[in-house]
RNA sequence: GGCAGGGUAGCUCAGUUGGUUAGAGCAUAGCAUUCAUAACGCUAAGGUCGCGGGUUCAAGUCCCGCCCCUGCUA
Numbered sequence: 001g002g003c004a005g006g007g008u009a010g011c012u013c014a015g016u017u018g019g020u021u022a023g024a025g026c027a028u029a030g031c032a033u034u035c036a037u038a039a040c041g042c043u044a045a046g047g048u049c050g051c052g053g054g055u056u057c058a059a060g061u062c063c064c065g066c067c068c069c070u071g072c073u074a
Base pairs, nucleotide, nucleotide: 001073002072003071004070005069006068007067010026011025012024013023019057028044029043030042031041050066051065052064053063054062
């Protein structure tokens, strides 16, 4: 350089051939429970969906360019 896959919450990931509130688990904070801690339970916070454009009534999803990661290959 070429090809393929990926980038969504602090971490690991889902997101149904575009459709009306962007989610789950873990972690964090609070509450409850306990003599106390852990575990379990309830609640909450946390997101410029890698960046910039385009298409569309509507984009995490489709198109274009760029950046980064992983693998294969010369």